[in-house]
RNA sequence: ACCCGAUAAAGGCAAACCCGUCGCGAGGCGGGGGCGCAAAGCCAGGGGUCUCGCAAGCGAGAUCGCCCGGCUGCCGAA
Numbered sequence: 001a002c003c004c005g006a007u008a009a010a011g012g013c014a015a016a017c018c019c020g021u022c023g024c025g026a027g028g029c030g031g032g033g034g035c036g037c038a039a040a041g042c043c044a045g046g047g048g049u050c051u052c053g054c055a056a057g058c059g060a061g062a063u064c065g066c067c068c069g070g071c072u073g074c075c076g077a078a
Stems, first nucleotide, its partner, number of pairs: 004076002012037002017032006035065001041071003045068003048063006
């Protein structure tokens, strides 16, 4: 350095739900709250699912905590 991921250490993120707010909507953002996560950090590139429009086959959007993939990162037992 790479692979790997432990009853290690320091930490990190934050599901459902509630309140507020933005959006036609899926959903996003902020606060509370913790189900969990070794990338639950980032990317909508490929698929899936969801929403809107519609001449129903396409277009536009959402979701990275659905999967694959790409980029980057803390620590160091076996």
c-di-GMP-I riboswitch aptamer from a Gemmatimonadota bacterium, 78 nucleotides, folded computationally. Model confidence (mean pLDDT): 89 of 100. The sequence was found by an Rfam model in a public genome assembly. Its Rfam family is "c-di-GMP-I riboswitch aptamer". Rfam's curators write: GEMM was predicted in a large-scale screen for bacterial structured RNA regulatory elements.